[in-house]
Context: one part of a larger RNA
């Protein structure tokens, strides 16, 4: 030289694009960060219209009750989701992780293609009431209630399936067939019908299949250390059996006495791996920050439920340390989500808006949640861009410095003259990012419909950013330069002051009276909104 998630000093005028806890996987107040469906289902509450009863009133009406529908809200059953999407690197030297392969050893909700069905019953429970323990968290118990919740039974297109039966094998057994057995379901919303029923949409069950995702298994690759040389009883391997979605000592019984190592087992340090990232001519060396794949984890340890998918960051249980709370009986909690505090630390940001847009989750839709995301906010923390003005102006003014006292320099530099108008002030215009959505009109298609096709493009109606960007116009050089350096490497030189003190310093090495090396001035050289130090890698 290059480089950096960089800290420190000085200094600091916009703006775009990035980026920003690298240390305590430290401990966290407060607010959000995963809900949704009323087109699965009973109920409170509240209110509005109708009918009707009563009671007042001559009537209008008014009040109180049943009753129907409808609107809002409120917990709960009940479906999906909460395992994705965000965070962080403790732990791991390991099939984690790259990469090439197997799976005749295997799963896969929700999607997309195809088949067939969705008959008929039941018997419960939250929630509501009521009663009762508790300070609270929350628990007990009586009675009732619904379902697309729960249990049977019927069908079985179909699916499992060690009978048979073919067809292959030396066989254990492969494949094909497949009797018996075995194994499903749920309504919801419309539209037509007096009704039976028919009939659109959404679902609901078996299976095949596709896709998408995930599990397993093997080869091969990539740290340091021998001042670690032996190491290993589930240990290597067979047989049987269990298990699992599924191959295996994954586990178990039983039998062998086997397996790994100097091409480093085993032990100890260190450390998330990769794409890449920085160096560098390469060859290498050094990293693994932001992005983006893959893995671990979720207070610290252990464990299983549910589920198509977890051994589950905002789920359960069990222990433990910390922390609150408590009526002392008990009880609650987990920011390595988004901001934010505190602490440690040389150090890293606002408790910001918005779901418009991209995606995602639920719904049929409308819609709703979404600290994913997508915007502003703070940091010269980087890179890039641009301005701090241009031409002209000698008597080479003042002033400042030196000086050999003539004079040099600072210097076209300033004043003065004429002009331009970025940027950021003012004022004015003023966007893209928006596609959809509902209503609606025509047409077709249907027996019919909020069903489906198609077409027009009128109405509603939705802008966080934005009055932003941009344009356009005013005024006026007006508001905007510094930091290091000048013995030599190394580009830059006097002068005073100081006197081996004070003090510099990256090496060499300056100062003990003429110091281009200390300080301070002037000039001077290199960068520039930065410069400069320390730190780290090539």
């Nucleotide at each position: 030289g290059a480089a950096c998630g960089a800290a420190c000093g000085c200094u600091g005028g916009c703006g775009g694009c990035g980026u920003g806890g690298a240390u305590a996987a430290g401990a966290c107040a407060u607010g959000c960060a995963a809900g949704u469906c009323g087109a699965a289902c009973g109920g409170g509450g509240u209110u509005u219209u109708g009918a009707u009863u009563a009671u007042a009133g001559c009537a209008a009406u008014a009040u109180a009750g049943u009753u129907a529908a409808g609107a809002c809200u409120c917990a709960g059953u009940g479906g999906c989701g909460u395992a994705a999407g965000g965070g962080u690197g403790c732990g791991u030297a390991a099939c984690a992780c790259g990469u090439g392969a197997a799976c005749a050893a295997u799963c896969u909700g929700c999607c997309g293609g195809g088949a067939a069905g969705u008959g008929g019953a039941g018997g419960a429970u939250a929630g509501c009431u009521c009663g009762c323990c508790g300070a609270a968290a929350g628990g007990c118990g009586a009675a009732u209630u619904a379902a697309u919740a729960c249990u049977g039974c019927a069908u079985a297109u179909g699916g499992c399936c060690a009978a048979u039966a073919c067809g292959g094998g030396a066989g254990u057994c492969c494949g094909u067939u497949g009797a018996a057995g075995c194994c499903a379901a749920a309504g919801c919303c419309g539209g037509g019908g007096c009704a039976a029923c028919c009939u659109g949409g959404c679902g609901c069950u078996u299976c095949c299949u596709g896709a998408u995702g995930a599990g397993u298994u093997c080869g091969c690759g990539g740290c340091c250390u021998a001042u670690c040389a032996g190491c290993u009883a589930g240990u290597u391997g067979g047989c049987g059996g269990g298990g699992u979605a599924a191959a295996a000592g994954c586990c178990c019984a039983c039998c062998a006495a086997g397996g790994c190592u100097a091409u480093g087992a085993c032990g100890g340090g260190u450390a998330g791996c990769u794409g890449g990232u920085c160096u560098g001519a390469g060859a290498g060396g050094a990293c693994g920050a932001c992005c983006a794949g893959c893995c671990a984890c979720a207070c610290u340890g252990g464990a299983a439920c549910u589920g198509a998918u977890a051994c589950a960051c905002g789920g359960u249980c069990c222990a433990g340390a910390c922390a609150c709370c408590u009526a002392c009986g008990g009880g609650u909690g987990g920011c390595a989500g988004c901001a934010g505090u505190c602490g440690a630390g040389a150090a890293u940001u606002u408790u910001u808006c918005u779901c418009a847009a991209u995606g995602g989750g639920c719904g049929c839709a409308a819609g709703c949640c979404u600290g994913a995301a997508g915007g502003a906010g703070c940091g010269a923390c980087g890179c890039c861009g641009c301005g701090u003005g241009g031409a002209g102006g000698a008597u080479g003014a003042a002033g400042g410095u030196c000086u050999u006292c003539g004079g040099a320099u600072u210097g076209u530099a300033a004043a003065c003259c004429c002009c331009u108008g970025u940027c950021a002030u003012u004022g004015g215009u003023g966007a893209a990012c928006a596609a959809a959505g509902c209503u609606u009109a025509c047409g077709g298609u249907u027996u019919a419909c909020u069903g489906c096709c198609g077409u027009g493009g009128a109405g509603c109606g939705u802008g966080c950013u934005a009055g932003u960007a941009g344009c356009c116009a005013a005024a006026g050089a007006g508001g905007a330069a510094g930091g290091g350096a000048c013995g030599g490497c190394u580009a830059a030189c006097u002068c005073u002051g100081u006197g081996c003190c004070a003090g510099c310093a990256g090496c060499c090495g300056c100062g003990g009276u003429a110091a281009u090396a200390c300080a301070g001035a002037g000039g001077u050289c290199c960068c520039a909104a930065g410069c400069g130090u320390u730190g780290u890698u090539c």

Predicted 3D model of a 538-nucleotide part of an RNA (small-subunit ribosomal RNA, 5' domain) from an uncultured bacterium.
RNAcentral holds the full RNA, with entries from Greengenes.